Model confidence (mean pLDDT): 77 of 100. A computed fold for a 107-nucleotide RNA from a Planctomycetota bacterium, annotated as TPP riboswitch aptamer (THI element). The model forms 91% of the base pairs in the Rfam consensus. NCBI's taxonomy places the organism under Bacteria, Pseudomonadati, Planctomycetota. Rfam family: TPP riboswitch aptamer (THI element). The family has 115 seed sequences and 16,130 matches in Rfam 15.1. On this family, see Rodionov et al., J Biol Chem 2002: "Comparative genomics of thiamin biosynthesis in procaryotes. New genes and regulatory mechanisms".
RNA sequence: UGUGUUCGCUAGGGGUGUCCGGCGAAAUGAAGCCCGCCGGACUGAGAUUAAACCCUCCGAACCUGACCCGGGUUGUGCCGGCGUAGGGAAUGCGAUUCACCGCUUCA
Numbered sequence: 001u002g003u004g005u006u007c008g009c010u011a012g013g014g015g016u017g018u019c020c021g022g023c024g025a026a027a028u029g030a031a032g033c034c035c036g037c038c039g040g041a042c043u044g045a046g047a048u049u050a051a052a053c054c055c056u057c058c059g060a061a062c063c064u065g066a067c068c069c070g071g072g073u074u075g076u077g078c079c080g081g082c083g084u085a086g087g088g089a090a091u092g093c094g095a096u097u098c099a100c101c102g103c104u105u106c107a
Stems, first nucleotide, its partner, number of pairs: 004097001006095004010090001011056004017042008062087003068081004
């Protein structure tokens, strides 16, 4: 001096679904769907927990396409594709470690 690793700080970006049961509310001839609350289950880092979690350009965090396509499921991006697609928030600061270069000292 530069690169990578990990950690920290500051700043910024982002998502919060599905199913089951109970209760309530509204509507209806009646009930269910829808809506709210509580409990449980699934995937996940995260399902409003939140002073959390994830991500910030080597950017699949997240959004769009998308009421998309294939598979599977009680059901849901649940899994895969789409995806070298289009967007997307710091090329931040500090420490750490390693590598390379220069200089100095010793052998």